Small-subunit ribosomal RNA from a Pseudomonadota bacterium, 1527 nucleotides, folded computationally.
RNA sequence: UUUACGGAGAGUUUGAUCCUGGCUCAGGACGAACGCUGGCGGCGUGCCUAACACAUGCAAGUCGAACGGAGAUACUAUAAAAGCUUGCUUUUGUGGUAUCUUAGUGGCGCACGGGUGAGUAACACGUGGGCAACCUGCCCGGGAGUCCGGGAUAACAGCGCGAAAGUGCUGCUAAUACCGGAUACCUUCACGAAGCCGCAUGGCUUUGUGAAGAAAGAUUUAUUGCUUCCGGAUGGGCCCGCGUCCCAUUAGCUAGUUGGUGAGGUAACGGCUCACCAAGGCGACGAUGGGUAGCUGGUCUGAGAGGACGAUCAGCCACACUGGAACUGAGACACGGUCCAGACUCCUACGGGAGGCAGCAGUGGGGAAUCUUGCGCAAUGGGCGAAAGCCUGACGCAGCAACGCCGCGUGAACGAUGAAGGCCUUCGGGUUGUAAAGUUCUGUCAGGGGGGACGAUAAUGACGGUACCCCCGGAGGAAGCCCCGGCUAACUACGUGCCAGCAGCCGCGGUAAUACGUAGGGGGCGAGCGUUGUCCGGAAUUACUGGGCGUAAAGGGCGUGUAGGCGGCUGAUCAAGUCCGGUGUGAAAUUCCAGGGCUCAACCCUGGACGUGCAUUGGAAACUGGUUGGCUUGAGUGCAGGAGAGGAAAGUGGAAUUCCCAGUGUAGCGGUGAAAUGCGUAGAUAUUGGGAGGAACACCAGUGGCGAAGGCGACUUUCUGGCCUGCAACUGACGCUGAGGCGCGAAAGCUAGGGGAGCAAACAGGAUUAGAUACCCUGGUAGUCCUAGCCGUAAACGAUGGGUACUAGGUGUAGGGGGUUUAGACGCUCUCUGUGCCGCAGUUAACACAUUAAGUACCCCGCCUGGGGAGUACGGCCGCAAGGCUGAAACUCAAAGGAAUUGACGGGGGCCCGCACAAGCGGUGGAGCAUGUGGUUUAAUUCGAAGCAACGCGAAGAACCUUACCAAGGCUUGACAUGUACCUGACGGUUCUGAGAAAUCAGGCUUUCUUUUUGGAGACGGGUACACAGGUGGUGCAUGGUUGUCGUCAGCUCGUGUCGUGAGAUGUUGGGUUAAGUCCCGCAACGAGCGCAACCCCUGUUCUUAGUUGCCAGCGGUCCGGCCGGGCACUCUAAGGAGACUGCCGGUGACAAACCGGAGGAAGGUGGGGAUGACGUCAAAUCAUCAUGCCCCUUAUGUCUUGGGCUACACACGUGCUACAAUGGCCGGUACAAUGGGUAGCGAAGGGGUGACCCGGAGCCAAUCCCAUAAAACCGGUCUCAGUUCGGAUUGUAGGCUGCAAUUCGCCUACAUGAAGCCGGAAUCGCUAGUAAUCGCGGAUCAGCAUGCCGCGGUGAAUACGUUCCCGGGCCUUGUACACACCGCCCGUCACACCACGAAAGCUGGCAACACCCGAAGCCGGUGGGCUAACCCGCAAGGGAGGCAGCCGUCGAAGGUGGGGUCAGUGAUUGGGGUGAAGUCGUAACAAGGUAGCCGUAUCGGAAGGUGCGGCUGGAUCACCUCCUUU
Repeated sequence: UUUACGGAGAGUUUGAUCCUGGCUCAGGACGAACGCUGGCGGCGUGCCUAACACAUGCAAGUCGAACGGAGAUACUAUAAAAGCUUGCUUUUGUGGUAUCUUAGUGGCGCACGGGUGAGUAACACGUGGGCAACCUGCCCGGGAGUCCGGGAUAACAGCGCGAAAGUGCUGCUAAUACCGGAUACCUUCACGAAGCCGCAUGGCUUUGUGAAGAAAGAUUUAUUGCUUCCGGAUGGGCCCGCGUCCCAUUAGCUAGUUGGUGAGGUAACGGCUCACCAAGGCGACGAUGGGUAGCUGGUCUGAGAGGACGAUCAGCCACACUGGAACUGAGACACGGUCCAGACUCCUACGGGAGGCAGCAGUGGGGAAUCUUGCGCAAUGGGCGAAAGCCUGACGCAGCAACGCCGCGUGAACGAUGAAGGCCUUCGGGUUGUAAAGUUCUGUCAGGGGGGACGAUAAUGACGGUACCCCCGGAGGAAGCCCCGGCUAACUACGUGCCAGCAGCCGCGGUAAUACGUAGGGGGCGAGCGUUGUCCGGAAUUACUGGGCGUAAAGGGCGUGUAGGCGGCUGAUCAAGUCCGGUGUGAAAUUCCAGGGCUCAACCCUGGACGUGCAUUGGAAACUGGUUGGCUUGAGUGCAGGAGAGGAAAGUGGAAUUCCCAGUGUAGCGGUGAAAUGCGUAGAUAUUGGGAGGAACACCAGUGGCGAAGGCGACUUUCUGGCCUGCAACUGACGCUGAGGCGCGAAAGCUAGGGGAGCAAACAGGAUUAGAUACCCUGGUAGUCCUAGCCGUAAACGAUGGGUACUAGGUGUAGGGGGUUUAGACGCUCUCUGUGCCGCAGUUAACACAUUAAGUACCCCGCCUGGGGAGUACGGCCGCAAGGCUGAAACUCAAAGGAAUUGACGGGGGCCCGCACAAGCGGUGGAGCAUGUGGUUUAAUUCGAAGCAACGCGAAGAACCUUACCAAGGCUUGACAUGUACCUGACGGUUCUGAGAAAUCAGGCUUUCUUUUUGGAGACGGGUACACAGGUGGUGCAUGGUUGUCGUCAGCUCGUGUCGUGAGAUGUUGGGUUAAGUCCCGCAACGAGCGCAACCCCUGUUCUUAGUUGCCAGCGGUCCGGCCGGGCACUCUAAGGAGACUGCCGGUGACAAACCGGAGGAAGGUGGGGAUGACGUCAAAUCAUCAUGCCCCUUAUGUCUUGGGCUACACACGUGCUACAAUGGCCGGUACAAUGGGUAGCGAAGGGGUGACCCGGAGCCAAUCCCAUAAAACCGGUCUCAGUUCGGAUUGUAGGCUGCAAUUCGCCUACAUGAAGCCGGAAUCGCUAGUAAUCGCGGAUCAGCAUGCCGCGGUGAAUACGUUCCCGGGCCUUGUACACACCGCCCGUCACACCACGAAAGCUGGCAACACCCGAAGCCGGUGGGCUAACCCGCAAGGGAGGCAGCCGUCGAAGGUGGGGUCAGUGAUUGGGGUGAAGUCGUAACAAGGUAGCCGUAUCGGAAGGUGCGGCUGGAUCACCUCCUUU
């Protein structure tokens, strides 16, 4: 200096988004409880459950200054007795005095204080008023008085009864106990009078007359009592306005009920009670009933408004074992009083009695749970008393409990080797961590010792030797709990392996868990920390502040109208609402602010603010309202016109279907995807004529008309409702809405009676189908139609309640009117009403709406509050029934939804492409064989690959090896790597020996190096031991890398900008065009990237350069071979250029891109081929190429060896080879290639062999030599259609080659053998040109092994109209309930388990009423023959007055009986519902979901569901019509 002062969100629906909407969390609080833990102090708080039952003690007494006694003590007087020291003592009696105690009478108190919250929804409470309708002991002030008498009675005594509690009779006695009389300032009553006042009844004052009405003394000089009256104060009583929970599935309640008159009663008004009279009173502004509950100040929360609560403290109320009742009293219908009834407990002598902790402690019980049988009256307060004082579980204190709030402590400073240990680790280190240890200090708390209060200004202190102060010693005695996935601050390791477990929500856990458990570390709070429960908040999620209803939940099916709500213009007036000011009240405490006191704080004190309210008073008069007057624009009437499927009734008409009759006529008709059932030779269908009957009204016809909605369609007539336009004559706010009510209300359905042509639920038959209770077909009954009456529902929809006003336009259409124009029209223009479309602002979550609002406002009504359960159950109302209207809960889920987005999908659409189809050629599928796979087999037949995209695949080559498998035999630091320690000296070589299948084991022979040099050290090798090696063991769903596939498809994205709240969109769509997102144009896009194309390689033409192949091209030689000289022109080789770009011409096109045709050219529109594979998809493939995390094995899942297996064989499939033959086979002859390979090699010539091959060895490291004769082809011959001169499988024999080895298990040759097969079912594959087809050649792998694979060249076609269809793909668009994305989603029955609920023959219990019976106590009334002191009469006896007992009666609790009501519990059985990982049957819905779906209704069916009738679009697609937009 400042005053009373403030609002945060998050997670979760989706692939993503926005919205709606629920669930959940973070905050605060608590009379709490539980778990773990626990040092101290202060201040508070502590049975929320059983208003359950209570042992024991205490909690209300006091007064002797009201009274008579009794007792004790002292003194005194007196009498007697005893003792004797003879005048003393003691005892006893009597009287008195003083003090003390006190049972009883009497007074006051006990109605306060204390407890509890059962009852109570009420004048109970709160608030504000009223009493002219009242009372008030003690207290205060004032006036007056306190006189004269009387009779009893307890105590006490005696006699009784009883176990006890208690009680009876007789007798005595006192009073401030009781009674009579006097007096009366005064009071009350009765009758009057006057004045003043009040909202009314009426009140006050003064006054007259009359009547009635009092008293108590005590103690001793000063008081205090008592009586009466007035006033005050305090405390109460009654009445009223307003406020005070939930249920309408509680709608009617009420007979003393409502009122009146009179009476009674009360302190007092009053149906409070009674008699009589009247028939009222309350209720949708919620009566009555049911449930729940003490109310308030306040407490918690909240920004507030509110919401929830009503512990402690304070005010009020109610209760006191349960129910009833009164007595006494100032006050009670009385917690620690009385009576009665009931239940319970206790005592008892069985006759009878006693008791009431919801006072303080305490006990049992209940419960998750709540304390000491403490101290004291010292303080505060209360009762009694004159007082002293007594009593006081009120209260003051202490005890127990972290139950709460507040404060303090558990140490402080320094301390790096960053100790040890723990944990982690990339093995370097990091972290725990200055933390510890250590050094130096301090002393709060606790402990010990000493002093020592305030509370009481004099006495008196339970607390208490307490608070506080001083001293002492010593870090000593004092830290835990929860959490660490997100929300939400805080992370790693190990264990576990959808187990164990966690979890507030979302959700974690199935072998690398920051989510479980443990540890380390970290975060939070701290003597506490978490959990649970409850309340508020967040939640604008009940929205007054502050929400909504087209599609998310939500507009009533429509009208009419009652109550109610709201209401035009303009005067006047009132002042109810409203506004301003004053006054009273709104208790204190609490909260807040300021200040103060305990060391601080909590706590306490003082002052202030607040208390938003109510009442009253003064004012204002704009607005609302009341009253009154006027107006015409709202509304209505009138007059003149107008349109119409508006409604009802009667009548009339034609076309068509069906049926009947007759004629003509003949074999079919009908129906379907195709059929069949059905009809027809007894003559159908078809056709002609005639007739019958019912129903519906073609064209006109139109987002045209009318109606409130449902709905209404031939024509005519009658009756009738509404609407529109014009005029402005009339009324003068008469209006709007509308809870209940009433009426109307499609279709289906119901009742009764008609009618019945067509159609057609059900039903029957035929089809379809796995089935087909369906879709399709043939029939067909209710019904559809009429009359009368019910029903009352629909997607009854614009999913949009009604009314009024305002807010850009444009353009159709229907019905009027005005202006203009015209001869009349057409037309133009303005306007009103209806009905459409487009569109601005605005609104909206978006879609969309947009003068016909879903915009801007106002008024009224209806409705919503997560999904399911469920429009169900129960109850009620309606209905003949079907059913309708109203309408929950338990339980269960964390979503259910709306709109829009991107994809994907569709038995949706459009456009386009591809050997995709079609057109062709050749195959596969049939045969034999080869090869791979499945299956089977096996000791093993190692493993992987699995639609396309596994299957002549990994494998470019399994006899051993490979080899991973099996059997058997061996080894264990190992077949292989690195290191350490120790021992050792070799290693190696060898045609050595023995055993063995080999590995291997045992032995023989030979044999070290460097350096220093005495040892020793090192290299290398062996052995032993230890670290470790090793694994083709698992996981491709932990991974890297690599690969396949969509697909060489044309796509996939980004930056900036723009649009959208956003996901996203745009760009990338559109019009053309292309092989192409290729290019052009347009366009809120402009650019860019990865892809396409091009650049690269091969090939096609040519040029240059070069020349150990080529040529005689030109020359020469020749053995005639480019062989040689010579040459590089050509071919070729291999380096570099050129060339092709739609460049040119014409046409088409938009003047573009481009396309078509042409020229030129070797080549023409990408010339042909290759390489090249976008973003991504398939948890695609591969842990067995390799690498690699984790797991597993470690004398074996490692390693070595021999043998076997991978080669099996009833069978099935894939891929191939060879064929089935004459376009051929065989024989003979003759031509022409290219790519490649070659020294552990290719291997020539020559020779041998029928041949495989062998001998041989020239040449070649290769444009030189070799492999190496190419084959089909061509020429000639033969075969002549057959299982063959086709075909070659199979088998036999004999050989060859490779290799350590050819049996399992290689290839080749020769001879012989000569199987199936005569062109291949359903189905299916490849190919568009140097391609298919066909022919041979080479290479990799490789010792050997090729029908496979990769290449090479030779010969060399056919066809493509075209894009309807199949498959795949691209773009655009559409629908979607899909997003794991159609191999999706999803419905219902049935079966099983569990859960809650409904019904149910009944059974049981509670509650509140009703009717009747009985009727305690008690008040009241009557009676009162029995009893009776006070007063009266009387001398007395006695009588009277009055009273009492007793009895009777009204009322009356409990109890009993009865029939109902209502609420619970339970119930054999039964019904549907919900939930559950995998069950069964189908496929209803989502795409046109394969029959569009859905709504209402009826009917049928295992089930979803089907069908009929009517309705809706919340239906895709196509066509037509109409309308709109752009040009």